[in-house]
Molecule: THF (Tetrahydrofolate) riboswitch aptamer
Organism: pig gut metagenome
RNA sequence: GCAGAGUAGAAUGCUGUGCGUUAAGUGCCGCCGGGACGGGGAGUUGCCCGGGGGACGAAGAAGAUGAUUCGCGGUGCAGCAUUCGCAUCCCGCUGC
Repeated sequence: GCAGAGUAGAAUGCUGUGCGUUAAGUGCCGCCGGGACGGGGAGUUGCCCGGGGGACGAAGAAGAUGAUUCGCGGUGCAGCAUUCGCAUCCCGCUGC
């Protein structure tokens, strides 16, 4: 000098288990606070989490009203699979 590996995490699908269906949640836009970001250091206008606000907004049905069951929700969490993956900078690691 050239090539490469590796993180947190993200997306999608499947499974399990909840929540809502008396509308929370999800998604969108501001505000406030916090956190994480390859082995080391720095680190964003990017990412994640929490609080609060605004606009928008829905699918229920069977059953005997109940239990229960089948649905529905850009629904939470966990596991698995696949794909993507340090914003960027410096150093390091592996091979040549």